[in-house]
A computed fold for a 1384-nucleotide RNA from a metagenome, annotated as small-subunit ribosomal RNA. Rfam family: Bacterial small subunit ribosomal RNA. Rfam links the family to the GO terms structural constituent of ribosome and ribosome.

RNA sequence: CUAUAGACUGCAGUGGCGGACGGGUGCGUAACGCGUAAGAACUUACCUUUUGGAGGGGGAUAACAAUAGGAAACCGUUGCUAAUACCCCAUAAUGCUGAGGAGCUAAACGGUGAGAACCGCCAAAAGAGAGGCUAGCGUCUGAUUAGCUAGUUGGUGGAGGUAAAUGCUCCCCAAGGCGACGAUCAGUAGCUGGUCUGAGAGGAUGAUCAGCCACACUGGGACUGAGACACGGCCCAGACUCCUACGGGAGGCAGCAGUGAGGAAUUUUCCACAAUGGGCGAAAGCCUGAUGGAGCAAGACCGCGUGAAGGAAGAAGGAUCGUGGUCUGUAAACUUCUUUUCUCAGAGAAGAAAUCAUGACGGUAUCUGAGGAAUAAGCACCGACUAACUCUGUGCCAGCAGUCGCGGUAAUACAGGGGGUGCAAGCGUUAUUCGGAAUAAUUGGGCGUAAAGCGUCUGUAGGUGGUUUUUGAAGUCUACUGUCAAAUCCCAGAGCUCAACUUUGGACAGGCAGUGGAGGACUCAAGGACUUGAGUUUGGUAGGGGUAGAGGGAAUUCUUAUUGGAGCGGUGAAAUGCACAGAUAUUAAGAGGAACACCAGUGGCGAAAGCGCUCUACUGGGCCAAAACUGACACUGAGAGACGAGAGCUGUGGGAGCGAAUAGGAUUAGAUACCCUAGUAGUCACAGCCGUAAACGAUGGAUACUAAGUGCUGGCAAAACCAGUGCUGUAGCUAACGCGUUAAGUAUCCCGCCUGGGGAGUAUGCUCGCAAGAGUGAAACUCAAAGGAAUUGACGGGGGACCGCACAAGUGGUGGAUUAUGUGUAUUAAUUCGACGAUACGCGAAGAACCUUACCAGGGAUUGACAUGUCGAGAACCUCUGAGAGAUUGGAGGGUGCCUGAAAAGGAACUCGGACACAGGUGGUGCAUGGCUGUCGUCAGCUCGUGCCGUGAAGUGUAUGGUUAAGUCCAGCAACGAGCGCAACCCUUGUCUUUAGUUAAUAUUCUAGAGAGACUGCCGGUGUAAGCCGGAGGAAGGAGAGGAUGACGUCAAGUCAGCAUGCCCCUUAUAUCCUGGGCUUCACACGUAAUACAAUGGCAGAGACAACCGGAAGCAAGCCUGCGAAGGUAAGCGAAUCUCAUAAACUCUGCCUCAAUUCGGAUUGUAGGCUGCAACUCGCCUGCAUGAAGCUGGAAUCACUAGUAAUCGCCGGUCAGCUAUACGGCGGUGAAUACGUUCCCGGUCCUUGUACACACCGCCCGUCACAGGCUGGAAGUCGACUCUACUCGAAGGCAGGACGUUAACCCAAAAAUCUUUUUAGGUUUUCCAAGGAGGCUAAUGCUAACAGUAGGGUUGGUGACUAAUCUGAAGUCGAAACAAGGUA
Repeated sequence: CUAUAGACUGCAGUGGCGGACGGGUGCGUAACGCGUAAGAACUUACCUUUUGGAGGGGGAUAACAAUAGGAAACCGUUGCUAAUACCCCAUAAUGCUGAGGAGCUAAACGGUGAGAACCGCCAAAAGAGAGGCUAGCGUCUGAUUAGCUAGUUGGUGGAGGUAAAUGCUCCCCAAGGCGACGAUCAGUAGCUGGUCUGAGAGGAUGAUCAGCCACACUGGGACUGAGACACGGCCCAGACUCCUACGGGAGGCAGCAGUGAGGAAUUUUCCACAAUGGGCGAAAGCCUGAUGGAGCAAGACCGCGUGAAGGAAGAAGGAUCGUGGUCUGUAAACUUCUUUUCUCAGAGAAGAAAUCAUGACGGUAUCUGAGGAAUAAGCACCGACUAACUCUGUGCCAGCAGUCGCGGUAAUACAGGGGGUGCAAGCGUUAUUCGGAAUAAUUGGGCGUAAAGCGUCUGUAGGUGGUUUUUGAAGUCUACUGUCAAAUCCCAGAGCUCAACUUUGGACAGGCAGUGGAGGACUCAAGGACUUGAGUUUGGUAGGGGUAGAGGGAAUUCUUAUUGGAGCGGUGAAAUGCACAGAUAUUAAGAGGAACACCAGUGGCGAAAGCGCUCUACUGGGCCAAAACUGACACUGAGAGACGAGAGCUGUGGGAGCGAAUAGGAUUAGAUACCCUAGUAGUCACAGCCGUAAACGAUGGAUACUAAGUGCUGGCAAAACCAGUGCUGUAGCUAACGCGUUAAGUAUCCCGCCUGGGGAGUAUGCUCGCAAGAGUGAAACUCAAAGGAAUUGACGGGGGACCGCACAAGUGGUGGAUUAUGUGUAUUAAUUCGACGAUACGCGAAGAACCUUACCAGGGAUUGACAUGUCGAGAACCUCUGAGAGAUUGGAGGGUGCCUGAAAAGGAACUCGGACACAGGUGGUGCAUGGCUGUCGUCAGCUCGUGCCGUGAAGUGUAUGGUUAAGUCCAGCAACGAGCGCAACCCUUGUCUUUAGUUAAUAUUCUAGAGAGACUGCCGGUGUAAGCCGGAGGAAGGAGAGGAUGACGUCAAGUCAGCAUGCCCCUUAUAUCCUGGGCUUCACACGUAAUACAAUGGCAGAGACAACCGGAAGCAAGCCUGCGAAGGUAAGCGAAUCUCAUAAACUCUGCCUCAAUUCGGAUUGUAGGCUGCAACUCGCCUGCAUGAAGCUGGAAUCACUAGUAAUCGCCGGUCAGCUAUACGGCGGUGAAUACGUUCCCGGUCCUUGUACACACCGCCCGUCACAGGCUGGAAGUCGACUCUACUCGAAGGCAGGACGUUAACCCAAAAAUCUUUUUAGGUUUUCCAAGGAGGCUAAUGCUAACAGUAGGGUUGGUGACUAAUCUGAAGUCGAAACAAGGUA
C1' cells in the first nucleotide's frame, strides 16, 4: 500500500414512530360555538387484559456506479442491490356482508442475545383515556329590519356516500317548514370557570391561571395518516418581499429572543435541560425558546429602613402689625448609644427523586466577624365639600377650577415665601368600571298641578278571575342519588424569620337531571253541583240620546208700495260709507236663509265628541219594583276595528246674518293690529275625505272596603231604600295646594305612559292622506339648570278702606321784561374743588380787590411755613439803612431779663446755625371708614319673649268691627305680655294769682321767676265701650297755638376740601415762600330771587303807632359845613339809664288823569364821598344828567287753611369795606275759600295677580347683521358589504377510460435442469408471441376559488350651494309674554 472480516464514529439513503402534542393569537363566529344536563347510529395509533395465529412463494427500488440537462432550485436516462419496504397463494371465525344457503378477510419463522429470555408481526373480543355526532335549556343590541325559505320541509319510496344517524348528495313524489314567545336582516362580540364592584339583588368585564372553540400571509383544495383538510407539510390562485445568467426559482415569527412602523404605552438577539413534563429508543441516550431560572421596569402586592435616647444660650438664619415678642423648635448644633440596611472578610445550604454520580439558579439564600450614623425623603394639598393660614406680588390682567366659584388695589381660592395638614418609597394627575344612584325601582319609583292616563268605546291574542265537591298530582313542599373539572372565593391548619405567596384538608348556597315520598292548604287539569258576579224575561218610568219627515212664530236682511222730507250711520273723538235719483224713520205685502228668546237650573241624556221651537214615525241605552229563568257565561285588553268639536279638502246645491283674506277710513313715530265702513272663502244641506284640540276632572278601566251632614234629579204619594249629580267635612293620603264613599284613602287585576332643560315632536326612513298634513320618531351639539307648590316682600295703566294744601274751592306767584345771584355750556395760562330728579343749582360760602386760595405764570429756598428729639451759639428783641416786584439779602447801632447757685455753671422759654430721624400734602379712594347730614317722614309704623299653628320658609300677636292726629283707645280674638316709635315730660305764647327787680314816673300793666288753670271734669243726645255731636261755664274746649324732639330701616344718597382716619401716591416736590393774575371771562341755556308794568297808584307837604336786636379798634346824641353821600367837633353809654333809631304801609291836604306817562327804573356820562398798603382787572354810597325793556306774561308750574296768605318796614350775623335784592329773626296792617274725595301726586292698612327679588329704571320675545360650533338636504362623486343572473374556470375531487401505458397474478409455447407426485411436479431461461385480471394515465364531462359583465339592496366618506339649530359683556328694529302687561 492492497484485500477480507468485525467494532466504533461522521455523513447520506431505505424503513419505523413522532411532526394532529406542546407553544402563540382572538381574525372570524350570535353558532349546538360555548355552558349545563342528557342521548345513540360511531372511530380509536401508542397503553392494559384475554383468545387464537404467524404456512408457502415472488417481483422491484433508493442508496451506489456511469452519463446527460440547468445560473440555480433541481432533475432525466442506463445499470446493480437489501429489508420489519412492497406483492401473490394457502389457512378462516367468535370478525364482516347477508333473511338464508352461502360468500369474503391476515401475518415479519423478523430483531437482540452465548443462552434464558426480551422486543416486535396478524386477527378478534374487552378496558381505559381520547375524539366525532344528536337534540332539551341558557347565551348582546336594533321593529326607523315583518315577513323569510326551493334542498327549502317531509317521504316505512329508491340509489349513492360516511367511521357513524341524517337532504350529507342525487332521482321521484307531496307542499310543506320558520315567525310578534321576534323569524329574516343589520350591528357588535371568541364562550366559560372566573375577575372587579355591590349589604344583597345586580352591574361591568373575560389580562395572568385552567377548560372548550376558531385561526396560522389572503382565498380555495385535497393528500398522507389512528387522528389534519395540518403554525415551523403539499398543490393552485392572489397580494407582498427576496434571488436570477430573464429561461426560472425561494419565502411566510398570531413559537422564544430581537428589528422596523404605528402608538400615551409594554422587557434580554441571557443560562440550563439540574428539576417537572413531552417525543423516539430495548437501553445508554438524543431532541425540547415546553419548562426551570436569571436580567430589565416602584408596573402590582407584601415586608423593612433612612436612626435611638438626652439636649434651651429656646443659637444663627428665615417669617411676622415688625425689631417688645412669637413661630419654625428638641428641630439643629452638641453628648451618649445601636447597626436593620450598606461595605469588607470567613463559613455556606435544602431543592437529588435513585446505592454512586448528577444543580442552570449560585458562591445565591442563610450564618459569623469587623467598620462607621455611616449609603437612603419625597409628593400632593391648605375657600366650602375636606384635615390644614398667614405675608408679599398681581389688579377681571396673569392665572386657578372636580362642583359651587375665585381674580376689577387690603385675594386664607392666582404666583412666590414662611408655616401647617395628609400620605409616604411613594405621591399626585388622567382614563376606565362598579358604588353612592330607590337616577330603569324583582328586592325598590312614579303619572291632578313637577316628565308621564291613549280623545272615546267595542273587541282578538294574552294576563287575571265567585261558592262547593270528586279525581289526578303538572306547579308547590320534602328526602335521597348523580353532576356542576382543577384552580379561585370562604373556613381550619401547615411551610418560607413575618407577610404577600405557596400548600393540606373541609365546606355552604344555588342550577340541571333522576328516583321516592308527604299532604290534599293554595294554583292547575278533567268531571259534577250552586247563586251572590254577569245576563234574560215581566211591569213601570225620566230624558235637548240618535235618524228621518212635517209644521211654526219672533228677529235680521232684501224687494215692491204708502207716509215723510234731511239727514242717517258710526266713534273715545272722527272719517270712509248711505242719502233730494228721497236714505234713516214709519206702515203694509212678499221673498229667502240661518238660528230656535222666555222656560233654563253645579238640572237631564249620551262612550266620548256632543245634544235645546213643536209634532209624528223608527230606534239605542239607563234606572226602579217584584218574582222567575240561565248558571261564572266575568274584568282588562298588545295588535285590530268603530266613532270622533272646530278648521281644512273634493263634488253638487244654498247663501239671510256673521265673517279669515282683501279694500277703504281712523289711531299712531310707524300700525301690514286693536276701533269703524264694506266684504270673498267659509259658516248651511247632501255625498266623500281628514283624524287633530287646554279632545280637561289636565285624574285609564273594573271590583271590594273605610265617619258624618246637607241640596238637587229619577224610581215614588210619604218614610225608608236604590241609582245619579253637587257642596261641607272625619280618618287617611299629599312636596304643598288640595283629595276625601263620584278618593288623589285602603287593597287586588289588566292596559297605556314617564326618566334633567334645550335641540325637537325637529331630521331621516317607513305607513296613511287629493292636499294641508297625521302617526311612528332620533342624534350631534349645548346649558347647570328647567320645573311644581307654597312664603315674605316689591310692583300693577288690579280691587277696597283711609290720610295729606294731594286734588277741588280760593289768594298770590313763577314761566314773558330788566337786574342780582347760582349752575350748565363755551372760553382760558388759570377761569381751584365739591354738590346733579324729588333729596344739586341766593348750595359748602354767616360775605373771593391783597389775604382768604386750594388754581395759573414767573421768581426763590429744601430738616423746610409748623411739631419732637440731638449738637453748637445766642436772651428775646428794638432802631437806622443799601439792593430787589417781593420773598430774600447786606451793613450799622442798642440790648441782657426769669429760676437755682457764693462763684463756676446749670435749667425754662425764645432766636440762629448743622446733621439725621422726620415734617408736610385742600394729592387719590365717601365704593375701605368714623362722625355728622339730607330724604322717605313727625309718615305710624318697626320688632321681641313665651305660647299656639305649619315638614318648612313663615304665620299668629300686628287680622276683624268701631274710633282716633296716631299700632290712640275700646270690643272681640290662640294668644298673653313687652320694647323702639305716637302721646306726655321740655321751651315760647295766650288768662289769673303771687314774689322780686325796674335807670324820670307808673307796676294789675314792664322784666325775671314761682304757682293756678283744661280733665270730655259738668249737662243733654247717641253708643256695649272707646268715643262722637250739641250746650253751659271759661282767657282758652276737645292735641288751645307754635317750636324742639326724627323708630327699624332705604337711597354703596352727601361729605377724605370742617374734623378724624386705613391703604396707596409725592419727598430739590403733588410739600413751602413771594409778586402779579384768576375764581368777577360771555354766543347761549336753566334754577332761585329783587324791581316793575301803575290810579287799591306815583309825587310833594303835614301827622301817628312797634318789636326783636347790636354797640368800646364800638354805637354815637347835640352843634357847625355840605343839595347829598359825608366831614368837623363833641356830650353820653360796656348800656331797661346813652345810642344805632326818623319805623313803613297808614291818616289828612294838594298835584298827576290813562299817557311807555310825574309809571318803570336798567344802562350810560359826569362830579363827588367812604373803607382800605392798594378800588384798573374787581367795592359800596351820593348829587346832576341819561331814561332801556316792560302795559300782567304760551305750554307748563309753585306756595298757602288764620293772626295764615298777601303786604309794610325794622334788626342781626359774617364784616376794614362790600356785590345782602341772600340768609336768620322782629313786629305793623290783615283776607278769601274748603261742596267734597271722582280724578292727579305721595303715603298707610287689607286683599288679589305675578314668569319681578339688583325687586317695573324689573323681567323678557322675535326678525335682521357679525363670529364660531354641530347637523340635515343637495347635481353628483369615491368606497365597503351583500343579493340575483350570466361569463371565465386554476389546483383538487368525482365520473370517464383512448387502436394509451404497465414488474409481481392468470393463461399459451419452447428449451434446459432437478425430483421419492415421472402420462407428473418443481426450478431456470427465452419472451423481440397473443391476451386477461388489476394498477396508472391523456382527452372529455360535472363541481369549483380568484377574476369579470349587467342590474339591484344596505351603508359610510366627501360635495358648489342651501336650510334649520345652538353659542357668543355692552349691535339694529320693534315691544309679543309676565300685573286686567295696557286688545286677558